[in-house]
Context: one part of a larger RNA
Molecule: small-subunit ribosomal RNA, central domain
Organism: uncultured prokaryote
């Protein structure tokens, strides 16, 4: 292991592409494997159930019937499933059209700020804190003006606003490139959904080689605080943060909510498209499709809450859970340069 579950109690793989498998729209004919009906054979005896009999009863025992849920074979049925086949267009996809977008990659450019360097002005302080000190400064700092250099990040716009499968993505321009929505309804004709394995992507930190290094800043040093202060505060400061290529593969990778389809009151905001209406027009209002929020009915829920973006009502497929600790550990295996990752127990104990 039946069963019951997975937003917060244990439990949705971080996310995708997709193999096997599972599941799959309307319709014609065929087949008759699944399915259903009937016949025949078999399904040992004992046991079991029912009826009857024998020991004075019962246990026990004898007889008969049932049962033996099944298997084989023959005949039949054809609604559903399967297989073969004629078609269909609503699922799915292609095509055409005008729009939206921080989707991705590469290259170039820009201004503000910061630090440093040079020069000018200028003089005794600056900085920092709860208060101070370490620190910097008469070898001229801080402040201020001009010029130069460098690296990193892009104020305002900016928005429960947009895009992306997720991670994530924000100055401007160009090149290359992915996807989605809407409108048209020309084409294909079920080509679909899910997805064990597999493969790819995957924040930050970390690792390898080479570069870069302004600011920030683990470690570290000093100053404070304190009973102590291996901290919180302050002055410094190296890895790192940045770039290229390679590795790592984790996260409160969260909506703590797997994917798909269908159905089930509304109200209101907002982004994109289309149509209508009024207007000179910006635009308003109405309708519709897609996205993204808030509130709320039925229903659901242990409650909180969810509620057409479901946690409601159903179907299909995958993943996962099964008392706490031991433990996401040991051992083994696989992966990794390492750090470590993935898979994953038991004794014992409550």
């Nucleotide at each position: 292991u039946u069963g019951g579950g997975c937003g917060u109690a244990a439990a949705g793989c971080g996310c995708g592409u997709g193999u096997a498998g599972g599941c799959g729209g309307c319709u014609u004919g065929g087949u008759a494997a699944g399915u259903c009906c009937g016949g025949u054979g078999u399904g040992a005896a004992a046991a079991c159930u029912u009826g009857g009999g024998g020991c004075u009863c019962a246990a026990c025992u004898c007889c008969a019937a049932g049962c033996g849920u099944g298997c084989a074979u023959c005949g039949g049925a054809u609604a559903c499933u399967g297989c073969c086949u004629c078609g269909c267009u609503u699922g799915a996809g292609u095509c055409c059209g005008g729009g939206a977008g921080g989707g991705g990659a590469g290259a170039g450019c820009g201004g503000a700020a910061u630090u440093c360097c040079u020069a000018g002005u200028g003089u005794a302080g600056c900085g920092g804190u709860g208060a101070a000190a370490u620190g910097c400064g008469c070898a001229g700092a801080u402040a201020u003006u001009a010029g130069g250099a460098a690296g990193a990040a892009c104020a305002c716009c900016g928005g429960u606003g947009g895009c992306g499968a997720a991670g994530g993505c924000g100055g401007c321009u160009c090149u290359c490139u992915g996807g989605a929505a809407c409108g048209g309804u020309a084409c294909u004709g079920a080509c679909g959904c899910u997805g064990a394995g597999a493969c790819g992507c995957g924040a930050a930190a970390g690792c390898g080689u080479g570069g870069g290094g302004a600011g920030c800043a683990a470690a570290c040093a000093g100053g404070a605080u304190u009973a102590g202060a291996u901290a919180c505060c302050c002055u410094g400061g190296u890895a790192g943060u940045c770039c290229a290529c390679g590795c790592u593969g984790u996260a409160a990778a969260c909506g703590a909510u797997g994917g798909g389809c269908a159905c089930u009151a509304g109200a209101u905001g907002u982004g994109g498209g289309c149509g209508g209406u009024g207007u000179c027009g910006a635009c308003u209002c109405c309708g519709u499709c897609c996205g993204u929020g808030u509130c709320g009915u039925a229903g659901c829920u242990a409650a909180c809450g969810c509620a057409u973006u479901a946690a409601g009502u159903g179907c299909c497929c995958c993943g996962c859970c099964u008392g706490g600790g031991g433990a996401g550990u040991a051992c083994g295996g696989c992966c990794g340069c390492a750090a470590g990752g993935c898979u994953a127990a038991a004794a014992c104990u409550c």